[in-house]
Order: sequence, then structure tokens, then C1' cells
RNA sequence: GCGCCCGUAGCUCAGGUGGACUAGAGCGACUGGCUUCGAACCAGUAGGUCGGGUGUUCGAAUCACCCCGGGCGCG
Repeated sequence: GCGCCCGUAGCUCAGGUGGACUAGAGCGACUGGCUUCGAACCAGUAGGUCGGGUGUUCGAAUCACCCCGGGCGCG
């Protein structure tokens, strides 16, 4: 340099044939319950410009292009 894949919550990921509960799960955090106090368990809460930008579209996490970062292969 070329090709392919990936980037979604603090962490690990799902959602990728565009469609309306306005983005979800597990773990973690916090609050409450339980307990003598914890752990475990139960209930709840917060947390995301879906890597950045532009475009297509009535509508984009999802499609196109450019850029950034990571991985693999080739030279």
C1' cells in the first nucleotide's frame, strides 16, 4: 500500500432483509427489601449524539461515501 472483518451503556455482547414502547440483555454501579451486619436472593433506578462527518430516504444503529481506531491476511 491492497483486501476482508469489527467499533452499540463502565465491561461482554444482541439487534444489521430500513418502520414507529421514543435502542435492549447479562455483568457491574446505586437505592430499597431481607439480615444482628454482610454475602446470596428479591424489587427498582440511573447510565447510550449506536466511533466521527456528509449524503440517500417520509423514515437510518441498519443503506452509500469519506475519515478515525482495532484485528486478520497479502505484498